[in-house]
C1' cells in the first nucleotide's frame, strides 16, 4: 500500500427507559443509563422509514347571506432519521 477481523491489548461509541431542555410533529441537543456496534465516525448523494407546520383539496357543522375563525378527512418536505440498505470522505489496533 491492499486484503481481512481469529485471538489480543489500548482505548472508543451507546438502544431501550428516565430527568432536564428546544421543536407543531417526526424528531434533537445536554445528563444518567447499556441493548449493542470493527466504522454504532463523518456525510441525507440514490432507495426506504417517520412526521405534516405550512401549502392544497374536500365534506360538514355554524351563520338571513357573504367573509373569517374553529374542528374533521385526503395529499404534500422545504422538516427528519447514516443504530434501516447501498455510495462518497476519513481513522484507532492487531493478522496475513
Nucleotide at each position: 500500500a491492499g486484503u481481512u477481523g481469529a485471538a489480543a491489548a489500548a482505548g472508543g461509541c451507546a438502544a431501550a427507559c428516565u430527568a432536564u431542555c428546544c421543536g407543531a410533529a417526526a424528531g434533537g441537543a445536554u445528563a444518567g443509563g447499556a441493548c449493542g456496534c470493527a466504522a454504532a465516525g463523518u456525510u441525507a448523494u440514490g432507495g426506504g422509514u417517520c412526521u405534516a407546520a405550512g401549502g392544497u383539496a374536500a365534506a360538514a357543522u355554524a351563520u338571513u347571506a357573504c367573509c373569517a375563525u374553529g374542528a374533521u378527512u385526503g395529499c404534500u418536505a422545504u422538516g427528519a432519521c447514516c443504530g434501516c440498505c447501498a455510495g462518497a470522505c476519513u481513522a484507532c489496533c492487531g493478522a496475513c
This is a predicted structure of a 96-nucleotide RNA (c-di-GMP-I riboswitch aptamer). The sequence was found by an Rfam model in a public genome assembly. Of the family's consensus pairs, 95% are formed in the model.